[in-house]
C1' cells in the first nucleotide's frame, strides 16, 4: 500500500423489545438487553428513507431525523500478503 478466506489474542460497539427522559413528531439521550457488526467509529457531502402541531389526501418549499439504507470523506485494531 491492497485483502477480510479461516483462527486466535486483548477489547471495542450495542438491534428488536422494555423502563426513565426530551422532542409535536420522525427521533435523541441514561438504564436494561444482545440480534448482529471489522468500521455498528467520525462528518448529513450526494442519493434514498422517515416526520414537521385536530383528522385526512396531494404537490411544491422549508426545516428536522436517519451514519445499522448505499455512495463518498477522514481516522483506526488484528490477520494475511
Nucleotide at each position: 500500500c491492497c485483502u477480510g478466506u479461516a483462527a486466535a489474542a486483548g477489547g471495542g460497539c450495542g438491534a428488536a423489545c422494555c423502563c426513565g427522559u426530551c422532542g409535536c413528531a420522525a427521533g435523541g439521550c441514561g438504564g436494561g438487553g444482545g440480534u448482529g457488526c471489522a468500521a455498528a467509529g467520525c462528518c448529513a457531502c450526494g442519493g434514498g428513507c422517515c416526520c414537521u402541531g385536530c383528522g385526512g389526501a396531494g404537490c411544491a418549499a422549508a426545516g428536522g431525523g436517519u451514519a445499522a439504507c448505499c455512495g463518498g470523506g477522514c481516522u483506526g485494531c488484528c490477520a494475511g500478503g

c-di-GMP-I riboswitch aptamer from a Fidelibacterota bacterium, 81 nucleotides, folded computationally. Model confidence (mean pLDDT): 80 of 100. It matches the Rfam family "c-di-GMP-I riboswitch aptamer". Gene Ontology term of the family: cyclic-di-GMP binding.